[in-house]
Purine riboswitch aptamer from Koleobacter methoxysyntrophicus, 102 nucleotides, folded computationally.
The coordinates come from a structure-prediction model, not an experiment, and the mean pLDDT is 77.
Rfam family: Purine riboswitch aptamer. About the family: Riboswitches are metabolite binding domains within certain messenger RNAs that serve as precision sensors for their corresponding targets. On this family, see Reining et al., Nature 2013: "Three-state mechanism couples ligand and temperature sensing in riboswitches".
NCBI's taxonomy places the organism under Bacteria, Bacillati, Clostridia, Koleobacterales, Koleobacter.
RNA sequence: UAUAACUGCAUCUUAAAACCUUAUAUAAUAUCGGGAAUAUGGCUCGAUAGUUUCUACCAGGUAACCUUAAAUUACCUGACUAUAAGGUGAAAUGCAUCCAGA
Numbered sequence: 001u002a003u004a005a006c007u008g009c010a011u012c013u014u015a016a017a018a019c020c021u022u023a024u025a026u027a028a029u030a031u032c033g034g035g036a037a038u039a040u041g042g043c044u045c046g047a048u049a050g051u052u053u054c055u056a057c058c059a060g061g062u063a064a065c066c067u068u069a070a071a072u073u074a075c076c077u078g079a080c081u082a083u084a085a086g087g088u089g090a091a092a093u094g095c096a097u098c099c100a101g102a
Stems, first nucleotide, its partner, number of pairs: 007096005018088008026056001029049007041066002050057001058078007
């Protein structure tokens, strides 16, 4: 300078706890040792493994099994913790100008 688009300026806020949802980890799981109960019972203490993982590793129920012994089995329902993502939390105000309407 040309073209295109567009209201401008100022102030404030733009974030933390907390809560909710989802995903991943782990199956709230497995192994071993000591002790305990016994069909009105089937528990308890400890250790180890499991997670790019801190913590946790239990509760209740149903069915079976064990003929009195030392051992339980299957299934169902219910969490916490770590990390990540999303949501809520959590937002505007003043002046001027322009346009439209009354």